[in-house]
The RNA shown here (small-subunit ribosomal RNA) has 1499 nucleotides and comes from an uncultured bacterium. The RNAcentral record of the sequence draws on ENA.
RNA sequence: AGAGUUUGAUCCUGGCUCAGAUUGAACGCUGGCGGCAUGCUUUACACAUGCAAGUCGAACGGCAGCACGGGGCAACCUGGUGGCGAGUGGCGAACGGGUGAGUAAAGCAUCGGAACGUGCCCUGGAGUGGGGGAUAACGUAGCGAAAGUUACGCUAAUACCGCAUAUUCUGUGAGCAGGAAAGCAGGGGAUCGCAAGACCUUGCGCUCUGGGAGCGGCCGAUGUCGGAUUAGCUAGUUGGUGGGGUAAAGGCCUACCAAGGCGACGAUCCGUAGCGGGUCUGAGAGGAUGAUCCGCCACACUGGGACUGAGACACGGCCCAGACUCCUACGGGAGGCAGCAGUGGGGAAUUUUGGACAAUGGGCGGAAGCCUGAUCCAGCCAUGCCGCGUGAGUGAAGAAGGCCUUCGGGUUGUAAAGCUCUUUCGGCCGGGAAGAAAUCGCAUGGGUCAAUACCCUGUGUGGAUGACGGUACCGGAAUAAGAAGCACCGGCUAACUACGUGCCAGCAGCCGCGGUAAUACGUAGGGUGCGAGCGUUAAUCGGAAUUACUGGGCGUAAAGCGUGCGCAGGCGGUUUGGUAAGUCAGAUGUGAAAUCCCCGAGCUUAACUUGGGAACUGCCAUUGAUACUAUUAAUCUUGAAUACCGUGGAGGUCGGCGGAAUAUGUCAUGUAGCGGUGAAAUGCUUAGAUAUGACAUAGAACACCAAUUGCGAAGGCAGCUGGCUACACGAGUAUUGACACUGAGGCACGAAAGCGUGGGGAUCAAACAGGAUUAGAUACCCUGGUAGUCCACGCCCUAAACUAUGGAUACUCGACAUUUGCGAUACACUGUAAGUGUCUGAGCGAAAGCAUUAAGUAUCCCACCUGGGAAGUACGAUCGCAAGAUUGAAACUCAAAGGAAUUGGCGGGGGUCCGCACAAGCGGUGGAGCAUGUGGUUUAAUUCGAUGAUACGCGAGGAACCUUACCUGGGCUAGAAUGCUGGGAGACCGUGGGUGAAAGCUCACUUUGUAGCAAUACACUGCCAGUAAGGUGCUGCAUGGCUGUCGUCAGCUCGUGCCGUGAGGUGUUGGGUUAAGUCCCGCAACGAGCGCAACCCUUGCAUUUUGUUGCCACCUUUGCGCGAGCAAAGAGCACUCGAAAUGGACUGCCUCGCUUAAACGAGGAGGAAGGUGGGGAUGACGUCAAGUCAGUAUGGCCCUUACGGCCAGGGCUGCACACGUACUACAAUGCCCAGCACAGAGGGAAGCGACUCGGCAACGAGGAGCCAAUCCUAAAAAGUGGGCCCAGUUCAGAUUGUCGUCUGCAACUCGACGGCAUGAAGCUGGAAUCGCUAGUAAUGGCGCAUCAGCUACGGCGCCGUGAAUACGUUCCCAGGCCUUGUACACACCGCCCGUCACAUCAUGAAAGCCGUCUGCACCCAAAGUCGUUAGAUCAACCGCAAGGAGAUCUGCGCCUAAGGUACGGGUGGUAAUUGGGAUGAAGUCGUAACAAGGUAACC
Repeated sequence: AGAGUUUGAUCCUGGCUCAGAUUGAACGCUGGCGGCAUGCUUUACACAUGCAAGUCGAACGGCAGCACGGGGCAACCUGGUGGCGAGUGGCGAACGGGUGAGUAAAGCAUCGGAACGUGCCCUGGAGUGGGGGAUAACGUAGCGAAAGUUACGCUAAUACCGCAUAUUCUGUGAGCAGGAAAGCAGGGGAUCGCAAGACCUUGCGCUCUGGGAGCGGCCGAUGUCGGAUUAGCUAGUUGGUGGGGUAAAGGCCUACCAAGGCGACGAUCCGUAGCGGGUCUGAGAGGAUGAUCCGCCACACUGGGACUGAGACACGGCCCAGACUCCUACGGGAGGCAGCAGUGGGGAAUUUUGGACAAUGGGCGGAAGCCUGAUCCAGCCAUGCCGCGUGAGUGAAGAAGGCCUUCGGGUUGUAAAGCUCUUUCGGCCGGGAAGAAAUCGCAUGGGUCAAUACCCUGUGUGGAUGACGGUACCGGAAUAAGAAGCACCGGCUAACUACGUGCCAGCAGCCGCGGUAAUACGUAGGGUGCGAGCGUUAAUCGGAAUUACUGGGCGUAAAGCGUGCGCAGGCGGUUUGGUAAGUCAGAUGUGAAAUCCCCGAGCUUAACUUGGGAACUGCCAUUGAUACUAUUAAUCUUGAAUACCGUGGAGGUCGGCGGAAUAUGUCAUGUAGCGGUGAAAUGCUUAGAUAUGACAUAGAACACCAAUUGCGAAGGCAGCUGGCUACACGAGUAUUGACACUGAGGCACGAAAGCGUGGGGAUCAAACAGGAUUAGAUACCCUGGUAGUCCACGCCCUAAACUAUGGAUACUCGACAUUUGCGAUACACUGUAAGUGUCUGAGCGAAAGCAUUAAGUAUCCCACCUGGGAAGUACGAUCGCAAGAUUGAAACUCAAAGGAAUUGGCGGGGGUCCGCACAAGCGGUGGAGCAUGUGGUUUAAUUCGAUGAUACGCGAGGAACCUUACCUGGGCUAGAAUGCUGGGAGACCGUGGGUGAAAGCUCACUUUGUAGCAAUACACUGCCAGUAAGGUGCUGCAUGGCUGUCGUCAGCUCGUGCCGUGAGGUGUUGGGUUAAGUCCCGCAACGAGCGCAACCCUUGCAUUUUGUUGCCACCUUUGCGCGAGCAAAGAGCACUCGAAAUGGACUGCCUCGCUUAAACGAGGAGGAAGGUGGGGAUGACGUCAAGUCAGUAUGGCCCUUACGGCCAGGGCUGCACACGUACUACAAUGCCCAGCACAGAGGGAAGCGACUCGGCAACGAGGAGCCAAUCCUAAAAAGUGGGCCCAGUUCAGAUUGUCGUCUGCAACUCGACGGCAUGAAGCUGGAAUCGCUAGUAAUGGCGCAUCAGCUACGGCGCCGUGAAUACGUUCCCAGGCCUUGUACACACCGCCCGUCACAUCAUGAAAGCCGUCUGCACCCAAAGUCGUUAGAUCAACCGCAAGGAGAUCUGCGCCUAAGGUACGGGUGGUAAUUGGGAUGAAGUCGUAACAAGGUAACC
């Protein structure tokens, strides 16, 4: 510090997610030791049991219990001593400890303040005199289950009450009045006393009073969460006066008076919450948090209340009410763990009913001491932090085993074993601290004192005291001995293979993996990370500049209010003086300690602890500075405004007037249609329409001018003219003197539609009706037509109200156009000002673009945004007559949604070009019969594959058996074929028999190989074992190879350079041209490659060479013929022909067109051939997961007495039917018969077969020649002549019968051919559709491959005869290039919307129902303070007494908790039913949007 994720790719916007740190954590797996910390975050839920606050005998009376002493014979007695239960009394119990419910201020933090209190403590002053009356304990007698309590009697005090005295105390009328106490302990010289003691003294205590310290109470300022879908709140409320009350100010309380007080700088209300030091995170600013430790506050079962006291309205006190629990004899009582342990419950979850007061601290005490769940320790838990260990060295045969493997090996891995060494920790044995020196004793010095007592204090010395704990630590002996796991390994993110699984099981933080080769699931091996831990979950901060103060945005991504005016607020020109609020600087105070940081110190180190420093960024008061801001007093004129002059305009509003058009009406002319559409129909019209003419009426809108124009704040404004009114600008003079800008709330205006009332109503026209269209058509189109459109008044208040661009000011290159002014003599031109536009530079911007009218550079102010959907919805509120508007969420859901641009594809977008694409023609298919292939169906099997174009006479160039892969049945198992190894046997071969459908099984016979004397070896064949076979079984979506198709279309790319942030572009586009990305020109491109073309084959012309099996013109010979001539031989190579080489054609030449020029085009000459001459071969990058695992090859999977191999028979040929491709026809351009001529290219030995004979024929019997330019196939056919005469025929030939022939082991299923007989459909073919542009179509025959034969009418070739037509590119189809739109990219066979149906989820409404909080009013009113009290009671004081003073009880009054009644408000839960929403591989209906989306879309 970043990364992943939207796309085919890119840039941007934007969300989601990850890597880090952290925690009082929990859960899963695992777990050796120690140190230091932490440990109910949930039910402030309920609590059994024990403990947590006592102490003092030096305050008191005493003596229940214990010990000692004394007395007594003993029983026993005796407070005499140590002491002490209970009691009186004092102090403490208000601290310490817990918890965070409440609390948004009565709290807390920081800083200040004045009107207060204070036990114990410190320090001063004064005093401590003299009396009195009770009461517990105790005793006696009762009541009660208990808790407890009653009566009578006795007694003490540092308990209680007077009297005296009274200070600087309190009150005051300033004269005065009022107001206190207590003793106890130690010691003792003189004096007194019988004694106790008095007395003196010391210490402690007590009373009054001053000061202090510390603590506490009160007040103020500033700060302190969210909600405005909470906007008004408040009657003791705000202030005053009198009174009361308090320790103290104060409406704190009360009476009266006044009417105030708070609030947009957020009152009130609602929700949430203890606050701070700090803690976590972060670079910081911030954000989150408030466990442990420290400070403050609040609370103590819930609510209320006071008492005591220095202090409480009191956690382990009291009273009352309530809920709950317990005891009970039913009458009545008791209780409060949010103290420490512990229990139940809740919960994902949090410890022992431990030890000790040894230390520190607290209470009491003179002290010893006692108490102390504060505290110190121990226990439990890997909860966290820190430290240590689980060994170290050597060790390659790179062991075994595991895993992988290309079978070679690799890896685990120096890892192990082995050898050498060490011994921390743990276990064993032994030693063994510090924490503890005070108090105390003794000695001694000092102080006090009358005092060498006592007491206080210093020094020295002695002894005692340890929970932890025999712990820390140290030493010894022994042994590598007892001690490693967890997560991850697709990317982010370090780390990969095998097997299993097969969209299953599962994983997943995000993207996403899994449908038979998963580095993503599970397991294993290996690896990576961390390590006594590791992962997961939850939570916080970070990354996130993703709320932006530091530090973001707003034209198109989310975001500028529709527009203006304007209060508050914010901000503000120039000069000077004052002040010093902001600001800056200095020094003081404070900012507790702890924490963080720095430097040290102590535990072996660290964590931890500790000393010092720094820091605590803050606050208050203070001193100074005065630039800037502010404020105050003045100034200025440039901002702003006003007056005067001029100009401009569809600016507004109210009137008047006008013509064209439309509709309607009247009259006239006139006759059959009009109107409307893609085409029609509805509609109008012989009752006279439409059309035409004249006139009249009505309402609405204003052609031309007219524009990139003008005006207005926006909406908006358009005939002419008048009234009223507003504005802007220009030129210059004058005036005011900052009066300015913006503007939350507020106010005003605000298109269209809509609403209300009243008019008006010509046109147009929602709704509606009819006609069409359509599968439907509640639409688009047509004919009508009502609201409305118009006016007046009143509402509504929204628009894609858009420049998707808030307002103001200043600055920043230019060019051109235009509107309106002004200046210079001024039409042009020029300058200047205010507008309106286009283009462009810098700059900006994600880009496209903006660019002085900014989206540039800056300042000020306002509005708004923070992922998509749900949703501008729900609820609430405000406004509205309504429609609705404004404000405006959440649950839930997704990982995207989006902007700009790029490359493609696509378009019922455009331009352009081309193709038998259309058109123009010729001939077919589709109808018939038959052949063949396919589908379907059937079957035991009808083997398999191919399926739009690009399957269907295709694989198959030839299924009777074989082929054959299928079915039935029989039989084989190292197997039908091949190589090798080992063992063992024998020959093998051959012949024959049995059985059988065959295969197979089985039997018998024959022979005894080669080399060697032999052993043995070799060869051959069975058997056994092994290595190995076999599979037309699956996957063409694992593959190679080959092929089809787009398409023989002209395209597809690269290097360098340049442009762009980038994807990409350029080149390759443009202007011409071509069959062509062919060529030329131009050009930020220059070149190149694969394609095109050419090179190759063939054909067309010529030349040369060669001359057999080809040829025979000339020449010779022979034979035949009257002859023409024919035949044969020789000779020859002229010709034909064959096969080789070469030439030839290149727009080379001429003219014209085009052009700058070239390319190119048109015509012509010459030529056998002319513009790639014809044909072929040749198929770019790629597309279709196209086809083929059944041609072969091949990964993986599967079968192995079978999914392999053999055999027989059957099937692939089955047949209601449908389709494709062909053949033959329907006839006269024909059919039949006869006669007769001319090809090319092939084939031939298990062959072609002349020729002869037989047969009607298929064919048969012989058989020459030919291994082929020699012989054969072989007859070419159309063509010619004759017959037929338009008919189901002398057409057509299916079907069937019968007789034959041939091939072949074998023609039944299931061959071909022949003879005779039979003689079906069919008379030119609906919609639709195919081929072909010249030696082509059409038509005629011939050959070949496969092959025993054949289903061939198929396929591949050959030659003969031999046309028609093309105006042209509008349309159909396919394609190329450019451009445009795009929401498509699996790319239009795309994408995608809404209703309905089903399931699930959350949510709104809802008659109601149930909680909870709260307001107002009223009723009742406990305890209690206060006030009052005529009743009752009472020791102290006064009084002789009666009585009084005073007190207590009781009664009454005010207030008041809880409770009750009634009516409201807020909020939550739930509910029949209901509304929409979201989500969910394959539901229904349509097709709204994206292309001109087929009616442009949208608001």